Predicted 3D model of an 82-nucleotide RNA (transfer RNA) from a Kiritimatiellales bacterium.

RNA sequence: GGUGGGGUUGCGGAGCGGUCAAACGCGGCAGACUGUAAAUCUGUUCCUUCUAGGUUCGGUGGUUCGAAUCCACCCCCCACCA
Repeated sequence: GGUGGGGUUGCGGAGCGGUCAAACGCGGCAGACUGUAAAUCUGUUCCUUCUAGGUUCGGUGGUUCGAAUCCACCCCCCACCA
């Protein structure tokens, strides 16, 4: 340099136009259990003035009534080729 795949919540990882603050696992926090701890189970885990609202999916733009999802450019990572 060429081709292909990828970047999502603390971490891993699903999601491929509306049902999304976004499954699931790990981790964190609280509780139950236990002499203690571990394991197991339950709840919770972006922010707020919390029956609701706000801001998010590498960056900047664009398309659309509506974008994590589609398009353009850029940045970064991985594999193969050279």
It matches the Rfam family "tRNA". Its family is annotated with triplet codon-amino acid adaptor activity in the Gene Ontology. NCBI's taxonomy places the organism under Bacteria, Pseudomonadati, Kiritimatiellota, Kiritimatiellia, Kiritimatiellales. The prediction has a mean pLDDT of 83.